Record summary
A computed fold for an 85-nucleotide RNA from Calditrichales bacterium MX18-03, annotated as c-di-GMP-I riboswitch aptamer.

[in-house]
């Protein structure tokens, strides 16, 4: 020192839910809460998923479409804590 990660040790964050709240809507914020994570930091690059205000077509109800959202969906790119094997 890592393409390592332990019945170590110091911290960390906080699924579901719930309450307020932004929003069309996913989902985001803030508190509560603690499944769980060795990156469950951060960053929409790339794939994938998710919703359709608005546009678009139609069989007046649907279908199509991201410029919106997810980094706790997967991967890639950056940065960090400890030091067992």
């Nucleotide at each position: 020192u890592c393409g390592c990660g332990a019945u170590a040790a110091u911290a960390g964050c906080a699924c579901a839910c719930c309450u307020a709240u932004u929003g069309a809507a996913a989902a985001g914020u803030a508190g509560g809460g603690c499944c769980g994570c060795a990156a469950a930091g951060c960053c929409g690059u790339g794939g994938g998923u998710c919703u359709a205000a608005g546009g678009a077509g139609a069989a007046u109800u649907c279908u199509c479409u991201a410029u919106g959202a997810c980094u706790g969906c997967c991967a890639g790119g950056u940065u960090g804590c400890c030091g067992a094997a």
Its mean pLDDT, the model's own confidence on a scale to 100, is 86.